[in-house]
Molecule: transfer RNA
Organism: Sphingobacterium paludis
Parts: sequence; C1' cells; structure tokens
RNA sequence: AGGUGUGUAGCCAAGUUGGUAAGGCAUCGGUUUCCAAGUCCGACACCGGCAGUUCGAGUCUGUCCACACCUG
Repeated sequence: AGGUGUGUAGCCAAGUUGGUAAGGCAUCGGUUUCCAAGUCCGACACCGGCAGUUCGAGUCUGUCCACACCUG
C1' cells in the first nucleotide's frame, strides 16, 4: 500500500427477509430477613463517528476511526 473480518449496556451476547434492541453476569433501587446471603419485582444500550437512501436503518450505501487477520 491492497484485501478480508469485527465494532450493540461495565462484561459476554442475540437481533438471518429493513418495521420503535432478547438473554446472562455485574451495578443501583425495592421486597423479604434480627443482619447478611439467596428469592422475587423494577431500573440501566437510539447500536464506533459522520453523512446518504427510505415513510421507517443495529440491519442497506459511502467515508473515517479502532482492533484482528491475509497478501506484497
């Protein structure tokens, strides 16, 4: 320099044909308990950045950034 892949919550991770983002752990409230743990209930992501397409984008397109790999 060229190419491929990945980027979703603090961590892991689903989202397969575009239709208002599952789940687990952690954390924070509440419940229960003499206390704690555990149980149960609830809260916590507009999806790496910017643009574009579309009535509608995590999903499609362009570009940039980060990481991994391949070729030279």